[in-house]
RNA sequence: GGUCGCAUAGCUCAGUUGGUAGAGCACUACCCCGACACGGUAGGGGUCGCUGGUUCGAGUCCAGCUGCGACCACCA
Repeated sequence: GGUCGCAUAGCUCAGUUGGUAGAGCACUACCCCGACACGGUAGGGGUCGCUGGUUCGAGUCCAGCUGCGACCACCA
């Protein structure tokens, strides 16, 4: 330098054919317990790596950029 993959909640990950974002764990409150753990109920937390484009509408499609990873090439 080239090709490919990945980037979504604090963490691990879903998200179909574009239709307005979810699960588990974690966290908060309450219940339960002598207390802790377990368990139960409820709740908070994101504008989907960044910038543009297409579209009535983009996590999803397109372009560029950034970061990480894999492979290939180059380097006397």